This is a predicted structure of a 97-nucleotide RNA (THF (Tetrahydrofolate) riboswitch aptamer). The coordinates come from a structure-prediction model, not an experiment, and the mean pLDDT is 82.
RNA sequence: GACAGAACAGGGCCACUGCGUAAAGUGCCGUCGGAUGGGAAGUUUUCGGCGGACGAAAGACCUUCGGGGUCUGCGGUAGUGUCCCGCUUCCGCUGUC
Numbered sequence: 001g002a003c004a005g006a007a008c009a010g011g012g013c014c015a016c017u018g019c020g021u022a023a024a025g026u027g028c029c030g031u032c033g034g035a036u037g038g039g040a041a042g043u044u045u046u047c048g049g050c051g052g053a054c055g056a057a058a059g060a061c062c063u064u065c066g067g068g069g070u071c072u073g074c075g076g077u078a079g080u081g082u083c084c085c086g087c088u089u090c091c092g093c094u095g096u097c
Base pairs, nucleotide, nucleotide: 001097002096003095004094005093010085011084012083014081015080016079017078018077019075020074021073028052029051030050031049032048033047034046035045038091039090040089041088042087058072059071060070061069062068
């Protein structure tokens, strides 16, 4: 010097365990803050706090009658795990020449 590779935030499928179904959560808007390959810059994505608008799927059975429990559903629901996907430029790291 050339070529190849590893590694982020995060996303998707499936499984398991929960939560809600007495409406929290998810999604949307505003605002503030954080994170965003090992470093720098950038970009994108994403997380959290606060505020706002919108808004839902229940059914069966048991019952000591306490909306207490079980099961089947439902929710753009949460966590964990396997697998798959996964930034730009420069430098760095690993391997080969």